[in-house]
């Protein structure tokens, strides 16, 4: 440089519905941006899971020297 992989939740208000404000935690909660590409915890599964912790199926930790998982 090129080319892939990835995930985009939670409370709460307000709307008949679309959909929209606020709030939380984070690199990112749909941005042509941000993480990750085997040196792989990026990110799935287990899993509404076990402990904390909280408005909170959210956030921490543990599970994991558990499986998977995208490269020139």
């Nucleotide at each position: 440089c090129u080319c892939g992989g990835g995930g985009c939740g939670c409370c709460u208000c307000c709307u008949g519905g679309u959909g929209g404000g606020g709030g939380c935690u984070g690199a990112g909660a749909a941005g042509g941006a941000c993480c990750c590409g085997u040196u792989g915890a990026a990110c799935c599964u287990g899993a509404u899971c076990c402990g904390g912790c909280u408005c909170g199926u959210a956030c921490c930790g543990g599970c994991g020297g558990a499986g998977g998982g995208a490269a020139g």
Molecule: TPP riboswitch aptamer (THI element)
Organism: Planctomycetota bacterium